The RNA shown here (FMN riboswitch aptamer (RFN element)) has 124 nucleotides. The sequence was found by an Rfam model in a public genome assembly. Its mean pLDDT, the model's own confidence on a scale to 100, is 80.
RNA sequence: AUAAAUCUUUGGGGCGGAGUGCAAUUCUCCACCGGCAGUAAAGUCUGCGAGAGCGCUUAUUUUUGCGUUUUGACGAAGUGUAAUUCUUCGACCGACGGUAUAGUCCGGAUGAGAAAAGAUUAAA
Numbered sequence: 001a002u003a004a005a006u007c008u009u010u011g012g013g014g015c016g017g018a019g020u021g022c023a024a025u026u027c028u029c030c031a032c033c034g035g036c037a038g039u040a041a042a043g044u045c046u047g048c049g050a051g052a053g054c055g056c057u058u059a060u061u062u063u064u065g066c067g068u069u070u071u072g073a074c075g076a077a078g079u080g081u082a083a084u085u086c087u088u089c090g091a092c093c094g095a096c097g098g099u100a101u102a103g104u105c106c107g108g109a110u111g112a113g114a115a116a117a118g119a120u121u122a123a124a
């Protein structure tokens, strides 16, 4: 230095103002937010995670594990060796359940998790 095993920790942000209304942080106008890896620095590229459905497995039930399907959105100009990633301008997107219709409130969730950092072990 490389790979392996085990363990520990970390691991998602955002409704402020005005209006209508019996009632809205849900509607309308303005505002605000952006998980992980890759790559010229990315909410919109590529891949992954989270959510939902189905099948198998396990279970008295809650559930566990695996597989599979589904899963949002960007253009222009400029600089440069290189940027849908930077700069400028103008756009767009955001699971499920609840509730006056929710990316921002409450809930599943003191959950799960891509992954990041560290420790230990033995061997080559």
Base pairs, nucleotide, nucleotide: 004121005120006119007118008117009116010115016030017029018028019027031104032103033094034093035048036047037046038045043092044091051070052069053068054067055066056065074090075089076088077087078086096107097106098105